Predicted 3D model of an 80-nucleotide RNA (c-di-GMP-I riboswitch aptamer) from Ferrimonas futtsuensis DSM 18154.
[in-house]
RNA sequence: CGCUGACAAUGGCAAACCAACCGCGAGGUUGGGACGCAAAGCUUCCGGUCUCGCCCAAGCGAGAUAGCGGGGUUUCCAGC
Numbered sequence: 001c002g003c004u005g006a007c008a009a010u011g012g013c014a015a016a017c018c019a020a021c022c023g024c025g026a027g028g029u030u031g032g033g034a035c036g037c038a039a040a041g042c043u044u045c046c047g048g049u050c051u052c053g054c055c056c057a058a059g060c061g062a063g064a065u066a067g068c069g070g071g072g073u074u075u076c077c078a079g080c
Base pairs, nucleotide, nucleotide: 002080003079004078005077012037013036017032018031019030020029021028022027035067041073042072043071045070046069047068048065049064050063051062052061053060054059
């Protein structure tokens, strides 16, 4: 440096749900809480899904989701 994630070890994150707040909404933030996660760290570049608007529709625009995939990037430990 690359690959792998069996065996460990130090740890890390936090689904659903509940409360408060923000948002037209999808959803987000904080606290509680753990379903799970070897990148469930970060990033909307591509696709998907969801929301709002235009629209008869087809589509287009804006947004959300990084825990829906792919890509980019950073990274602990162990083995090869």